[in-house]
RNA sequence: UCACGAAAAGGCAAACCCGGAGCGAUCCGGGGGCGCAAAGCGACAGGGCCACGGCUAUCGGGGCCGGCUGCGCUGCCGAAG
Numbered sequence: 001u002c003a004c005g006a007a008a009a010g011g012c013a014a015a016c017c018c019g020g021a022g023c024g025a026u027c028c029g030g031g032g033g034c035g036c037a038a039a040g041c042g043a044c045a046g047g048g049c050c051a052c053g054g055c056u057a058u059c060g061g062g063g064c065c066g067g068c069u070g071c072g073c074u075g076c077c078g079a080a081g
Stems, first nucleotide, its partner, number of pairs: 002081001004078002011036002016031006034067001040073003044070003047065004052060002
């Protein structure tokens, strides 16, 4: 350095509960801890979801999800190879 994910330290935080924002998907704060080596960041592609419009359709534009997958950017540790 590559590939990989053993160990240790540290990190993140699902469901659920409480408070708040939003029509909603969902988000923010606190508790919680299922899990995670990118569960860090980015809606570019696929996918899912929401409300709206509509000539009702394999439709349209908009929004949400990065803890669904791919892709891009960045990154801690280092046993065996």
The RNA shown here (c-di-GMP-I-GGC riboswitch aptamer) has 81 nucleotides and comes from Candidatus Segetimicrobium genomatis. The organism belongs to Candidatus Segetimicrobium, within Bacteria. The coordinates come from a structure-prediction model, not an experiment, and the mean pLDDT is 86.